Background
Predicted 3D model of a 695-nucleotide part of an RNA (large-subunit ribosomal RNA, domain II) from a bacterium. The coordinates come from a structure-prediction model, not an experiment, and the mean pLDDT is 83. Rfam family: Bacterial large subunit ribosomal RNA.
Context: one part of a larger RNA
RNA sequence: GCCAACGAGUUGAUGCGUGCUGCAAGGCUAAGGGCUUGAAUGCCCGGAGCCGCAGGGAAACCGAGUGUUAAUAGCGCGAAUCAGUAGUACGUAUCAGACCCGAAGCCGGGUGAGCUUGCCAUGUGCAGGUUGAAAUACUUCGAAAGAAGUAUGGAGGACCGAACGCUAGAGACGUGCAAUACUCUGCGAUGACAUGUGGUACGGAGUGAUAAGCUCAUCGAACUCGGUAAUAGCUGGUUCUCUCCGAAAUAUGUUUAGGCAUAGCGUCGAUUGUUCCCUUGGGGGGUAGAGCACUGGAAGAUUCUGACAGGUCGAAAGAUCGCAGAACCUAUCAAACUCCGAAUACCCAAGGCUAAAGAUCGGCAGUAAGUCCGUGGGGGCUAAGCUCCACAGGACAAAAGGGAAACAGCCCUAAUCUCAAUUUAAGGUCCCAAAAUUCAUGCUAAGUACAAGCGAGGUGGUGGAUCUUCUCUGACGGUGAGGAUGUUGGCUUAGAAGCAGCCAUCAUUUAAAGAAAGCGUAACAGCUCACUCACUUAGAGGGUCUGCGCCGCAGAUGAUCGGGGUUAAAGCAUGGUACCGAAACUGAGGACUGCAUUUCGCUUCGGCGAGAUGCAUUGGUAGGAGAGUAUUCUACUCUGCGAUGAAGGCAAAGGGGUGACCCAUGCUGGAGCGUGUAGAAGUAAGAAUGUUGGC
Numbered sequence: 001g002c003c004a005a006c007g008a009g010u011u012g013a014u015g016c017g018u019g020c021u022g023c024a025a026g027g028c029u030a031a032g033g034g035c036u037u038g039a040a041u042g043c044c045c046g047g048a049g050c051c052g053c054a055g056g057g058a059a060a061c062c063g064a065g066u067g068u069u070a071a072u073a074g075c076g077c078g079a080a081u082c083a084g085u086a087g088u089a090c091g092u093a094u095c096a097g098a099c100c101c102g103a104a105g106c107c108g109g110g111u112g113a114g115c116u117u118g119c120c121a122u123g124u125g126c127a128g129g130u131u132g133a134a135a136u137a138c139u140u141c142g143a144a145a146g147a148a149g150u151a152u153g154g155a156g157g158a159c160c161g162a163a164c165g166c167u168a169g170a171g172a173c174g175u176g177c178a179a180u181a182c183u184c185u186g187c188g189a190u191g192a193c194a195u196g197u198g199g200u201a202c203g204g205a206g207u208g209a210u211a212a213g214c215u216c217a218u219c220g221a222a223c224u225c226g227g228u229a230a231u232a233g234c235u236g237g238u239u240c241u242c243u244c245c246g247a248a249a250u251a252u253g254u255u256u257a258g259g260c261a262u263a264g265c266g267u268c269g270a271u272u273g274u275u276c277c278c279u280u281g282g283g284g285g286g287u288a289g290a291g292c293a294c295u296g297g298a299a300g301a302u303u304c305u306g307a308c309a310g311g312u313c314g315a316a317a318g319a320u321c322g323c324a325g326a327a328c329c330u331a332u333c334a335a336a337c338u339c340c341g342a343a344u345a346c347c348c349a350a351g352g353c354u355a356a357a358g359a360u361c362g363g364c365a366g367u368a369a370g371u372c373c374g375u376g377g378g379g380g381c382u383a384a385g386c387u388c389c390a391c392a393g394g395a396c397a398a399a400a401g402g403g404a405a406a407c408a409g410c411c412c413u414a415a416u417c418u419c420a421a422u423u424u425a426a427g428g429u430c431c432c433a434a435a436a437u438u439c440a441u442g443c444u445a446a447g448u449a450c451a452a453g454c455g456a457g458g459u460g461g462u463g464g465a466u467c468u469u470c471u472c473u474g475a476c477g478g479u480g481a482g483g484a485u486g487u488u489g490g491c492u493u494a495g496a497a498g499c500a501g502c503c504a505u506c507a508u509u510u511a512a513a514g515a516a517a518g519c520g521u522a523a524c525a526g527c528u529c530a531c532u533c534a535c536u537u538a539g540a541g542g543g544u545c546u547g548c549g550c551c552g553c554a555g556a557u558g559a560u561c562g563g564g565g566u567u568a569a570a571g572c573a574u575g576g577u578a579c580c581g582a583a584a585c586u587g588a589g590g591a592c593u594g595c596a597u598u599u600c601g602c603u604u605c606g607g608c609g610a611g612a613u614g615c616a617u618u619g620g621u622a623g624g625a626g627a628g629u630a631u632u633c634u635a636c637u638c639u640g641c642g643a644u645g646a647a648g649g650c651a652a653a654g655g656g657g658u659g660a661c662c663c664a665u666g667c668u669g670g671a672g673c674g675u676g677u678a679g680a681a682g683u684a685a686g687a688a689u690g691u692u693g694g695c
Stems, first nucleotide, its partner, number of pairs: 001695006011096013026051003032045004055062002065077004099237002102234001106227006117201009126191001128160003131156001135152007164188003168185004203219001205215003240628006250263005264367002266364007274356001275357001277352007289340001290338002295334003299330002302327005310321004370396004374391006401412003416590004421586001423584001427580003430564003436577001438576006449566002457551003461548010477536006484508003489503003514529001517528003591618001593616010629684001631681006638674001640673002648668004654663003
């Protein structure tokens, strides 16, 4: 891991509700007892007591009333409007292990020091080599104290290093040789040494050269049994079918925030009977917008006021600039501004609507972690697949189908079942791939684009609209020619001649020509320009708005529009026609549920059951309600089945049922089993790191 078996809402007591049964203004017995019986049990006593038939009051007490009160008032609770009680089944609550499994832990009684820690008693072990303390003897020196030398001696938590003990570093091992071992290097090795045997101290206790170490692979409180099914607002699991309806992720409170209680939203029953909803009419408002009349903000213009110490000018008077304030004008801004002011929404009334809702009371819930999208806002950076609100918004949750390449929340659309059927939606129609290489008119040359999206800025890329200037009295452009003289203007300067710089910038000849717009020279020279003429010739120039492009444009594993590919498109824009396209709609056939009408049967006359027709319904998690299937056992039943073969097993294939499932048949198997009606449950497995067994 797979298979098989086992594996989870039970039982008791007491309430509440619903159904059924008995009796009914009454209903019921409890403990206990008697009779019967093989036993279980059955029958009968037993009215103690409980509930109900009357309430109000704290009570006395009164009573269809009573309490309050001075009250006969008012008000509260009642009556008038009146059926219970006992049992039983189901649902649910409370107390119990209370649907099942699961802690870490707490407490009590015991068992442990054969491991290990400390201690006690008694034994044992330490190759070899080195160093050479005290002390002693002798000698020498010294007045002495003493010192030195030689010999002797053999100290030491002394030195080197085996046994022995340890384990600091590394390797290797790491489903190992091993639940701590192995190899190499290493440390101690006469000591606070190592070790044998025996003894001793233990669970809030021991022991500890202290690491909260060790106390039998267990230690920040051992192990074992018990209290014990500890508790778990936590995690996991919780077993057959079909039908009807179908949520919530909000509010308030909470030692509360992943839990609860109450309300909201679901379902079932009862009651009510249009109250729901829609339309119309009538209301109040101060939001969006707008505005500046108030409160404030902020820009400009004009005028006026102020300072005695603002700046500048002036002898001064004063002027001007600046500063502060006010008035008025112009153009403005505001969640906490409003002279104004919608749409929606909300409230009331009337009418409409019987499709389907609403309200009240009661049984049973689940939910109270929400998410994205749209819109209006707060926070943030008008960041976030961010966060917090709002909308009787949408979807997902709990919704499948089609589209968006793929894609819970986007677009279209709500799946009762069947079908080689029909029409469409969103979206599409060159091929992959169903349907137009469709029609008309333009644009784009960038593969822009065919995917949502990428700025400021730049662009003589190109299309459209419009305004304006010049133009056959010849424009713009091109070609040819001129572009001169006084004069090298004056000054300055080494020089300054149109062209370093300063000043002036005239006049003449002209078709026209600046005391020169640029290049150039040391300075001249030289080349152009402005300006003019001739030739050529019909358009030329400048704005504004706008369509599609281009640059700006850089990312991390290999690129791409989903791909191929596409250019008078298969791109973009506008318009048209046709077609494709879903579980939508339609058609044909069947089923369930509800309502209405109707037929038949039964009836305790209240209704119930079956059939037909019509209309509508039938996605669904948590959850509510209903109807069934299967298993084991019990009672009765079929005076049922069975060796001419029971149960069980195998067999995709026959028949029935919406389904759980049932029936038949063949083989196997070899002894019990079923139908119907009731009853009772150890009543259904795929999941629980489920338990046991097998492989």